[in-house]
This is a predicted structure of a 128-nucleotide RNA (FMN riboswitch aptamer (RFN element)) from an Actinomycetota bacterium.
RNA sequence: CUACAUUUUCGGGGUCGGUGUAAUUCCGAACCGGCAGUUAAAGUCUGCGACCCGCUUACAUCCAGUUAGCGGUGGACUUGGUGAAACUCCAAGACCGACGGUUAAAGUCCGGAUGAGAGAAGAUGUAU
Numbered sequence: 001c002u003a004c005a006u007u008u009u010c011g012g013g014g015u016c017g018g019u020g021u022a023a024u025u026c027c028g029a030a031c032c033g034g035c036a037g038u039u040a041a042a043g044u045c046u047g048c049g050a051c052c053c054g055c056u057u058a059c060a061u062c063c064a065g066u067u068a069g070c071g072g073u074g075g076a077c078u079u080g081g082u083g084a085a086a087c088u089c090c091a092a093g094a095c096c097g098a099c100g101g102u103u104a105a106a107g108u109c110c111g112g113a114u115g116a117g118a119g120a121a122g123a124u125g126u127a128u
Base pairs, nucleotide, nucleotide: 002127003126004125005124006123007122008121009120010119015029016028017027018026030108031107032097033096034048035047036046037045043095044094052072053071054070055069056068058066059065077093078092079091080090081089099111100110101109
């Protein structure tokens, strides 16, 4: 240095105004962008996670629930420029955003969530 095992920590951002009995939900104008990869830096490419649905395992008398795993579903970009190389940079104009709740329809409020998690960094041990 690399591989494996154990373990610790970290691991998602964002609003003002107007109308109205009532809206951070409508209208107007703003703002935000998980992780890894990619000849070069990505919300829109590729893959993954999250969310949602289903199945199986274990605990449980059953249900509910929890644990571990598997499968499915799953949003959105173009033009020009630079360059060896960019759907990633620069310029311009677009577009997208789980579920439940709410005196009125939510990417931005509240909730599941002091959760889970792709993964990141470190420590220890073993092997090379």
It was read from a public genome assembly, where an Rfam model found it. The coordinates come from a structure-prediction model, not an experiment, and the mean pLDDT is 82. Its Rfam family is "FMN riboswitch aptamer (RFN element)". Gene Ontology term of the family: FMN binding.